Predicted 3D model of a 349-nucleotide part of an RNA (small-subunit ribosomal RNA, central domain) from an uncultured bacterium. The coordinates come from a structure-prediction model, not an experiment, and the mean pLDDT is 84. The RNAcentral record of the full RNA draws on ENA and SILVA.
[in-house]
Context: one part of a larger RNA
RNA sequence: UUGGGCGUAAAGAACGCGUAGGCGGGAUAAUAAGUCUGUUCUCAAAGUUCGGAGCUCAACUCCGUGAUGGAAUGGAAACUGUUAUUCUUGAGUGCAGGAGAGGAAAGUGGAAUUCCCAGUGUAGCGGUGAAAUGCGUAGAUAUUGGGAGGAACACCAGUGGCGAAGGCGACUUUCUGGACUGUGUCUGACGCUUAGGCGUGAAAGCUAGGGUAGUGAACGGGAUUAGAUACCCCGGUAAUCCUAGCCGUAAACCAUGGGUACUCAGCGUAGAGGGUCUCCACCCCUUCUGUGCCGGAAUUAACGCAAUAAGUACCCCGCCUGGGGAGUACCGCCGCAACGUUGAAACUC
Numbered sequence: 001u002u003g004g005g006c007g008u009a010a011a012g013a014a015c016g017c018g019u020a021g022g023c024g025g026g027a028u029a030a031u032a033a034g035u036c037u038g039u040u041c042u043c044a045a046a047g048u049u050c051g052g053a054g055c056u057c058a059a060c061u062c063c064g065u066g067a068u069g070g071a072a073u074g075g076a077a078a079c080u081g082u083u084a085u086u087c088u089u090g091a092g093u094g095c096a097g098g099a100g101a102g103g104a105a106a107g108u109g110g111a112a113u114u115c116c117c118a119g120u121g122u123a124g125c126g127g128u129g130a131a132a133u134g135c136g137u138a139g140a141u142a143u144u145g146g147g148a149g150g151a152a153c154a155c156c157a158g159u160g161g162c163g164a165a166g167g168c169g170a171c172u173u174u175c176u177g178g179a180c181u182g183u184g185u186c187u188g189a190c191g192c193u194u195a196g197g198c199g200u201g202a203a204a205g206c207u208a209g210g211g212u213a214g215u216g217a218a219c220g221g222g223a224u225u226a227g228a229u230a231c232c233c234c235g236g237u238a239a240u241c242c243u244a245g246c247c248g249u250a251a252a253c254c255a256u257g258g259g260u261a262c263u264c265a266g267c268g269u270a271g272a273g274g275g276u277c278u279c280c281a282c283c284c285c286u287u288c289u290g291u292g293c294c295g296g297a298a299u300u301a302a303c304g305c306a307a308u309a310a311g312u313a314c315c316c317c318g319c320c321u322g323g324g325g326a327g328u329a330c331c332g333c334c335g336c337a338a339c340g341u342u343g344a345a346a347c348u349c
Base pairs, nucleotide, nucleotide: 003321004320005319006318007303008302012317014200015199016198017197021193022192023191025087026086027085028084029083030082031081033080034079035076036075037074038073039072040071041070042069050064051063052062053061054060090190091187092186094183095182096181097180102176103175104174105173106172107171108170109153114148115147116146117145118144119143120142124135125134161168162167205246206245207244208243209242210241214240215239219235220234221233222232257316258315259314260313261312262311264295266293267292268291269290270289271288272287273285274284275283299304322349323348324347332341333340
């Protein structure tokens, strides 16, 4: 490289936007680059291929034919391309709607923990398998009232919702993104994918400045134990929180890339539409968009998957190629650093 693959065996990039490139809906006409076809020239000989002959066979030798390639020229017009015109189903847009923890900022709230002050009150509290360290007569724990401050938002809550992913959950306001439904206004293929590129990206970590209630790496102490650098207990710094900036990784998982089309029966659930109805609710029906469960055909090594495919096809990208060495070394790039990214070989089994 080919071939074969990528849910679990090696393998889908964490996710998006998008450039070049690749691929691309219906109709008509033109063209003739690709495509198909005729003729001519050329491709020295030998060799290759095919057919035949000769050395007893073979190797070998001889005879003959054509082919592959290139160029010129004549033609065909289905498909691909190009050009022109056109269409509306793809895509977008307008109008009318309802849903939502989607995002950002500001403000507000109650419960609880901790601390402070005051009252009542007295000897214990706390903790564990059992204890002890710890706190407490300088009055703790408990209880009542007042205050401070930080962080998180019980119930509602739901294989419920929203978001590209990471993720998002008290309430109100402001700003703001997207999806969906109905209608069918307008544009008229404007599409799909996407190497590089750009952006977003949990937690931990880093820089600077704040903040610090609870929790709590490190650390100290008490236990346990043969030991106990642990599990359990008492404390407790960084961190966790906010602002500004970095880092760029996760079992970043549905371990399943994106798009289009086709191919089944059933049961839920969220939003929308229609019918019944004076209206709402209930009920009934249908379709679309999402979200689940279960089971067929098909598929799979099996497990399983099964209209949200791992089925049947097409287009584009990424990735894999025995185990270890190794996601290491070296070079480059990125970063304040920690590291990240790209990424071998010798050797060995």